RNA sequence: CGGAGUUGUGCGGGCGAUCGCCGGCAUGAAUAUGCGGGAGGAAAGUCCGGGCUCCACAGGGCAGGAUGCUGGGUAAUACCCAGGGGGAGUGAUCCCACGGAAAGUGCAACAGAGAGCAGACCGCCCACGGUCCUUCAACCCGCACCAAUGUGCGGAUUGACCGGGACCAGGCAAGGGUGAAACGGUGAGGUAAGAGCUCACCAGCGACCGGGGCAACCCGGUCGGCUCGGCAAACCCCAUCCGGAGCAAGACCAAGUAGAGGAACGAUUGAGAAUGGCCCGUUCGAUGUUCCAGGGUAGGUCGCUUGAGGUGCCGGGUAACCGGUAUCCUAGAUGAAUGAUCGCACCCGGGGCGGCUCGGGGACAGAACCCGGCUUACAGGCAGCUCCGUUCC
Repeated sequence: CGGAGUUGUGCGGGCGAUCGCCGGCAUGAAUAUGCGGGAGGAAAGUCCGGGCUCCACAGGGCAGGAUGCUGGGUAAUACCCAGGGGGAGUGAUCCCACGGAAAGUGCAACAGAGAGCAGACCGCCCACGGUCCUUCAACCCGCACCAAUGUGCGGAUUGACCGGGACCAGGCAAGGGUGAAACGGUGAGGUAAGAGCUCACCAGCGACCGGGGCAACCCGGUCGGCUCGGCAAACCCCAUCCGGAGCAAGACCAAGUAGAGGAACGAUUGAGAAUGGCCCGUUCGAUGUUCCAGGGUAGGUCGCUUGAGGUGCCGGGUAACCGGUAUCCUAGAUGAAUGAUCGCACCCGGGGCGGCUCGGGGACAGAACCCGGCUUACAGGCAGCUCCGUUCC
């Protein structure tokens, strides 16, 4: 200097003035006056966890659902922190839906012999068993020739490190091929040819032992059989956990109408009701209960913002976070408020040697009971630490 990784912070507006809108507090008979405040880092998604409210026997069981390495944090969580294991990267770092595949079932196109306790396409072997062909030598038999030794032909037997070859049957899974993946790897011995068949070393699995760690796990040693993949974000098995509904919850006030509507069941030998489904149990239960049709109301107040709250400092902890102390109050709208103008500074872009000048305020985007998370969208920065590469000293 270039590229990369990660942490923090800010984020379009800040300050001031004038006018306007909403709410709070104080004063006031009232119009009003004064003082303070007023939409985010994600307010989005409605994906999680809670607070809170109501039902309430949250009693038991089944079905169903959620989570899934270990330890810690938290009100709690599928969240956060730290670690273990696996994976990506030269690295700083990043990612993981991370219990179990020898309990069972299932899936994997095509290619391939064969895709899990499989398999012979090309190949290798011919020891053991059978059939056939053939070379050389020795010896025997037969025929022919020859004066004879001998020569030629045919047949049988024996031999040739039980010659050479073909076929049937057989052996092999080491070599090659197919495929994303082929039932451990390298080397040696052994074999007819091979194979953990045997051995040495290595990886994996199992058993036992030792060491480190709270643990997940890691390191090491001895022995053994030699080695029976992948997918559970497939069904499943295992462990742990699980009342439900939700601010349109719920409480109160006011107003209003139409109850002699219909049907079914029942009146304690109990119809029916009780906030996910079913069963059991329990409680309530009679001018009854449930269902269908019809009529009225849909207005107002509360809930509604002081909180697992923010900020500063100190202490503990690797960290998440916890404790102490001081200080602050920071929207509560409800057809739905937070806007406009000006000035200064700030940020961005263009022009210019400079002084300066021109333009813009941009992205994603607006609370609705509240809080803690996760995920997604996004313009412009700043600072710190770390890694890799190049160059110079």
The prediction has a mean pLDDT of 75. A computed fold for a 393-nucleotide RNA from a candidate division CSSED10-310 bacterium, annotated as Bacterial RNase P class A. Rfam family: Bacterial RNase P class A. By type it is a ribozyme. It was read from a public genome assembly, where an Rfam model found it.